A computed fold for a 456-nucleotide part of an RNA from an uncultured bacterium, annotated as small-subunit ribosomal RNA, 3' major domain. The RNAcentral record of the full RNA draws on SILVA.
Context: one part of a larger RNA
RNA sequence: UGACGGGGGCCCGCACAAGCAGCGGAGCGUGUGGUUUAAUUCGAGGCUACACGAAGAACCUUACCUGGGCUUGACAUGGCGGUGGUAGCGACCUGAAAGGGGAGCGACCUUCGGGAGCCGUCACAGGUGCUGCAUGGCUGUCGUCAGCUCGUGUCGUGAGAUGUUCGGUUAAGUCCGGUAACGAGCGCAACCCUCGCCGUCAGUUACAAGUGUCUGGCGGGACUGCCCGUUGAACGCGGGAGGAAGGUGGGGAUGACGUCAAGUCAGCAUGGCCUUAAUGUCCAGGGCUACACACACGCUACAAUGGCCGGCACAGCAGGUUGCCAACCCGCGAGGGGGAGCCAAUCCCGUAAAGCCGGUCUCAGUUCGGAUUGCAGGCUGCAACCCGCCUGCAUGAAGUGGGAGUUGCUAGUAAACGCGCAUCAGCCAAGGCGCGUUGAAUACGUUCCCGGGCCU
Numbered sequence: 001u002g003a004c005g006g007g008g009g010c011c012c013g014c015a016c017a018a019g020c021a022g023c024g025g026a027g028c029g030u031g032u033g034g035u036u037u038a039a040u041u042c043g044a045g046g047c048u049a050c051a052c053g054a055a056g057a058a059c060c061u062u063a064c065c066u067g068g069g070c071u072u073g074a075c076a077u078g079g080c081g082g083u084g085g086u087a088g089c090g091a092c093c094u095g096a097a098a099g100g101g102g103a104g105c106g107a108c109c110u111u112c113g114g115g116a117g118c119c120g121u122c123a124c125a126g127g128u129g130c131u132g133c134a135u136g137g138c139u140g141u142c143g144u145c146a147g148c149u150c151g152u153g154u155c156g157u158g159a160g161a162u163g164u165u166c167g168g169u170u171a172a173g174u175c176c177g178g179u180a181a182c183g184a185g186c187g188c189a190a191c192c193c194u195c196g197c198c199g200u201c202a203g204u205u206a207c208a209a210g211u212g213u214c215u216g217g218c219g220g221g222a223c224u225g226c227c228c229g230u231u232g233a234a235c236g237c238g239g240g241a242g243g244a245a246g247g248u249g250g251g252g253a254u255g256a257c258g259u260c261a262a263g264u265c266a267g268c269a270u271g272g273c274c275u276u277a278a279u280g281u282c283c284a285g286g287g288c289u290a291c292a293c294a295c296a297c298g299c300u301a302c303a304a305u306g307g308c309c310g311g312c313a314c315a316g317c318a319g320g321u322u323g324c325c326a327a328c329c330c331g332c333g334a335g336g337g338g339g340a341g342c343c344a345a346u347c348c349c350g351u352a353a354a355g356c357c358g359g360u361c362u363c364a365g366u367u368c369g370g371a372u373u374g375c376a377g378g379c380u381g382c383a384a385c386c387c388g389c390c391u392g393c394a395u396g397a398a399g400u401g402g403g404a405g406u407u408g409c410u411a412g413u414a415a416a417c418g419c420g421c422a423u424c425a426g427c428c429a430a431g432g433c434g435c436g437u438u439g440a441a442u443a444c445g446u447u448c449c450c451g452g453g454c455c456u
Base pairs, nucleotide, nucleotide: 007456008455009454010453011452012451013450015446016445019409020408021407022406023405026300027299028298029297030296031295032294033293034291035290042053043052064286065285066284067283068282069281070280073124077123078122079121080120081119082118083117088105089104092101093100094099108115109114126275127274129273130272131271135269136268137264138263139262140260142258147186148185149184150183151182152181153162154161155160166177167176168175192252193251194250195249197220198219199218200217201216202215203214206211207210223246226240227239228238229237230236302402306361307360308359309358310357311356312355319348320347323342324341328337329336330335368399373394374393375392376391377390378389379388415438416437417436418435419434420433421432
């Protein structure tokens, strides 16, 4: 000077408390540990690993295993030599394929020297092999916390201090006052995007001409500006008016100096080491999907504020040409046929669901719940045995609200309800990222638990 304290003072945060809904019990999905395996590729490991890299593992992916092949190699550059029926195509044979053999067909440019290509050879290629304790870059975390520093001056022998402490105030080292300090930088705030109000301009599409709900461009609007109170003064704070909106209006983007030898050599790049008839590369099949168990994150339930049946409503964000797919027909259905329209405010996806109205069930392992299994089908794809999704019929398991413990959330939030998209042939999505619909309860307070800031 820091760090730490079951030292003190002050102050924050869904940190506790007050509430609401959960998890922990069940079944299933997914990840992980463990075990197993020829292989179950690798990484991530308290918070900050565990629906994480993976925004798509049947082949491919694929890095793993078994087996079969190839070696100047699946890919790049250069040197030397060779090659004219050469490069390329290739029936056929062998083979699981890759690969090997191979009748036959048969090119391009040229200044005729040759070039390109191909073959041989030499340099070399290649490596998801090791080291994130050699690294770049990027990222997580403390933490959107309010801090971290510098110049000059002053003080101290010096390390260093001061400034940055103090009083008040703020979401804030925010501002004010004071002050041996005076200034400044990185952070805070503002500038950026978005939602909410108004004006204006434009109008392809929308509704019936015209209009402007709407779309999207520009501008305005909020600044403690006004009033009252409060403060010695200032900064500010409390209340009020007006206003679509107040006192940073809601949300986002934005992450200081640094910490954890944090994470990543498997995204990429890269030093060193290792390997080059294999640790490279090609192919087929298998594996990453195993299963006595254990944990993590979810989904569906255990029912009557409910289940089922019939009827009737109301969205928004998005996406669409190797695509979205209407009407109509067939099928109980998944789906099939069909072809109209749309490069899309025009057409399509597309009937949103919870909801409302009526009916039924009457507390029962049930008309709850849907696991599991059998059969029959549909779709994608070269191919659904290992190992896909969907439909119909049948089957109907556990489960009657969950121990110790533990999570999220302060408002259009939680909870509930459905819809869209990326990846993607299809999909193990119940995941992720968005969107709208319905729409609460509670906060006395800061003693205590956790994390953090300032002074001592």